Description: The part of an RNA shown here (large-subunit ribosomal RNA, domain II) has 689 nucleotides and comes from a Saprospiraceae bacterium. The coordinates come from a structure-prediction model, not an experiment, and the mean pLDDT is 82. Lineage of the source: Bacteria > Pseudomonadati > Saprospiria > Saprospirales > Saprospiraceae. Its Rfam family is "Bacterial large subunit ribosomal RNA".
Context: one part of a larger RNA
RNA sequence: GCCUACGAGUUACUCCUCACUAGCAAGUUUAAUCCGUUAAGCGGAGAAGGCGUAGCGAAAGCGAGUCUGAAUAGGGCGGCAGCUAGUGGGGGUAGACGCGAAACCGAGUGAUCUACCCAUGGGCAGGUUGAAGCUUAGAUAGUAUCUGAGUGGAGGACCGAACCAGUUCAUGUUGAAAAAUGUUUGGAUGACCUGUGGGUAGGGGUGAAAGGCCAAUCAAACUCGGAAAUAGCUCGUACUCCCCGAAAUGCAUUUAGGUGCAGCGUUGGAUUAAAGAUGUCAUGGAGGUAGAGCUACCAAUAAGGCUAGGGGGCUUCACCGCCUACCAACCCUUGAUGAACUCCGAAUGCCAUGACAUUAUACCAGCAGUGAGGCAAUGGGUGCUAAGGUCCGUUGCCAAGAGGGAAACAACCCAGACCAUCGGCUAAGGUCCCUAAAUAUGGGCUAAGUUGAAUGAACGAGGUGGGAAUGCACAGACAGCUAGGAUGUUGGCUUGGAAGCAGCCAUUCAUUUAAAGAGUGCGUAACAGCUCACUAGUCGAGCGUUCCUGCGCGGAAAAUAAUCGGGCAUCAAGUCCAUUACCGAAGCUAUGGAUGUACAUCUCUGAUGUACGUGGUAGGGGAGCAUUCCAGCAUCACUGAAGUCGUAUCGUGAGAUACGGUGGAGAUUCUGGAAAAGAAAAUGUAGGC
Numbered sequence: 001g002c003c004u005a006c007g008a009g010u011u012a013c014u015c016c017u018c019a020c021u022a023g024c025a026a027g028u029u030u031a032a033u034c035c036g037u038u039a040a041g042c043g044g045a046g047a048a049g050g051c052g053u054a055g056c057g058a059a060a061g062c063g064a065g066u067c068u069g070a071a072u073a074g075g076g077c078g079g080c081a082g083c084u085a086g087u088g089g090g091g092g093u094a095g096a097c098g099c100g101a102a103a104c105c106g107a108g109u110g111a112u113c114u115a116c117c118c119a120u121g122g123g124c125a126g127g128u129u130g131a132a133g134c135u136u137a138g139a140u141a142g143u144a145u146c147u148g149a150g151u152g153g154a155g156g157a158c159c160g161a162a163c164c165a166g167u168u169c170a171u172g173u174u175g176a177a178a179a180a181u182g183u184u185u186g187g188a189u190g191a192c193c194u195g196u197g198g199g200u201a202g203g204g205g206u207g208a209a210a211g212g213c214c215a216a217u218c219a220a221a222c223u224c225g226g227a228a229a230u231a232g233c234u235c236g237u238a239c240u241c242c243c244c245g246a247a248a249u250g251c252a253u254u255u256a257g258g259u260g261c262a263g264c265g266u267u268g269g270a271u272u273a274a275a276g277a278u279g280u281c282a283u284g285g286a287g288g289u290a291g292a293g294c295u296a297c298c299a300a301u302a303a304g305g306c307u308a309g310g311g312g313g314c315u316u317c318a319c320c321g322c323c324u325a326c327c328a329a330c331c332c333u334u335g336a337u338g339a340a341c342u343c344c345g346a347a348u349g350c351c352a353u354g355a356c357a358u359u360a361u362a363c364c365a366g367c368a369g370u371g372a373g374g375c376a377a378u379g380g381g382u383g384c385u386a387a388g389g390u391c392c393g394u395u396g397c398c399a400a401g402a403g404g405g406a407a408a409c410a411a412c413c414c415a416g417a418c419c420a421u422c423g424g425c426u427a428a429g430g431u432c433c434c435u436a437a438a439u440a441u442g443g444g445c446u447a448a449g450u451u452g453a454a455u456g457a458a459c460g461a462g463g464u465g466g467g468a469a470u471g472c473a474c475a476g477a478c479a480g481c482u483a484g485g486a487u488g489u490u491g492g493c494u495u496g497g498a499a500g501c502a503g504c505c506a507u508u509c510a511u512u513u514a515a516a517g518a519g520u521g522c523g524u525a526a527c528a529g530c531u532c533a534c535u536a537g538u539c540g541a542g543c544g545u546u547c548c549u550g551c552g553c554g555g556a557a558a559a560u561a562a563u564c565g566g567g568c569a570u571c572a573a574g575u576c577c578a579u580u581a582c583c584g585a586a587g588c589u590a591u592g593g594a595u596g597u598a599c600a601u602c603u604c605u606g607a608u609g610u611a612c613g614u615g616g617u618a619g620g621g622g623a624g625c626a627u628u629c630c631a632g633c634a635u636c637a638c639u640g641a642a643g644u645c646g647u648a649u650c651g652u653g654a655g656a657u658a659c660g661g662u663g664g665a666g667a668u669u670c671u672g673g674a675a676a677a678g679a680a681a682a683u684g685u686a687g688g689c
Base pairs, nucleotide, nucleotide: 001689002688003687004686005685006684011094012093013092015091016090017089018088019087020086021085022084023083024082027051028050029049033045034044035043036042037041055062056061065077066076067075068074097236098235100233104226105225106224107223108222109221115200116199117198118197119196120195121194122193123192124190126159127158128157129155133151134150135149136148137147138146139145163187164186165185169182170181171180202218204214205213206212239624240623241622242621243620244619249262250261251260252259253258263370264369265367266366267365268364269363276359277358278357279356280355281354282353283352284351285350291344292342293341298338299337302334303333304332305331307328309327310326311324312323313322314321373398374397375396376395377394378393379392380391381390382389403414404413405412418593419592420591421590423589424588425587429583430582431581432567433566434565438580440579441578442577443576444575445574451569452568459554460553463551464550465549466548467547468546469545470544471543472542480538481537482536483535484534486511487510488509491505492504493503517532521530522529594614595613596612597611598610599609600608601607602606625678627675628674629673630672631671632670635667636666643662644661645660646659647658648657649656650655
């Protein structure tokens, strides 16, 4: 992992509540017990008791009322059938759908492992060092003291086997081993190691202290019991079809992943057919948002003017006074901001009334689930006008929604799947090939493979198309070429120099001219030199400037592998405008069928017709299938039961039936009843492979 078997809403109750069924009814019902009997089942007696028939008030009490109250007001509670039994839904108490803790408590069992202690035994090759003491020699006045030699044999001394330990690395890691092996290492006469016997016990021991150890178990051992502890948590919870179908919100919560009430779902009911809902139109309302405005308030605010006040400066002995590109109130002109400003002020939405249209709600009762939501669009808060961020409002979708499109892609676009069909028409989106349908038609644009999915800025540019305005031009424009581009003068000032060209000044003037600036740039130390403006000639038809706009260019860097999904595509298979065909979905439609609800008709447990429906998680409701056992009626079976294998048929389905093989002795239709009543999942349990 697979197969087989087992495996989870059960049972009890003098309990509560609701629905249905039955009996009796202002009543209803017996319990214990007793009697009978066809005997573990019935029939009868039995009113003790229960529930109901009146409530309200704390009570006295009053009573269809009563309490409060001064009240005859107002308000609260009450004022029209129940009881018993059965079945079912839900609740309560019980283990209460099943499995699952870590833990807590009680009584016991453990120190053969290990920690420490007690008693009694045992062990430590070999080598090294050489303390005290003693002896002796020397120094000395000395029996003091010092020095040398010898002797001696101390030490939690040294080196190193046994022994004890476990430092490093490697191996081992389903091991040889639930802690080892090899190498290396520490101690090795000591706080040493060790044998045997004994002691200390679970909130207790023992601990040279690591929360270590107390039998492979220790921040409280193990065994059994309380015990099915508790688990607002996780997982699992078993056949079919049909109808409806949510929520992820508000308030509260030692509350936030739980729960209560409300909201939203479902089923039933009685009354009424309007109170309910939606849309359109009309009429009447409330309101302060968007916007706008502010010499209409509040707050903030730019520039200027006028001018109080203040600062600074001048003046004066002082007072007065004067100036000010300083700050600045009120006022004036211009400009202009605001969620917590408003002289104003919509659209929507909301409320009400009426009409019309479409619908089916509202109320009571039973049963729920939900109370983690998410994305998109839009109005906002927060954040960085960041986030697949976060918090609200409105709408849609996903959740609980399949199908087509977007290459793939819960939410985007189209569209809501009852079933069947080798029918048809369309939506979004598409029509060169992959790939169903146009290599469609007409007219432009793009040259960048831009593009063909989406996305790309500021800025830069004689890319190119369209439009507009304006200037010059056959009396010759624009560009090119040839020639000129002079004189007063080196203008004045400044300067070492300044001559068109460092800088400053300006009546930048005048002359000769076809034209030529007191000079556009390069250049020189300053001159010189080159050039430009300007002019003539040559040439011969368009040339410049500005603005708007279409499509392109640069700007342009990312993480699995270059690429529009790919191939590929250039008067397109890109892009813009226009047009006509076609393709394209579970949409619509056609044909047949099933089913729900409502209505109608009929031969009325049903059939037929019409209309509208039939996506669906949590969840509510309905109808069935199968298994085991029981009762009744009736059957089958050795001329072959159950089981099992196969084929066919029937049923929407769970399933059923027939036939054949196998099998070899029981089985069961139908009508009812009762459940140990359906497995794919629980790291489910057991067995097998």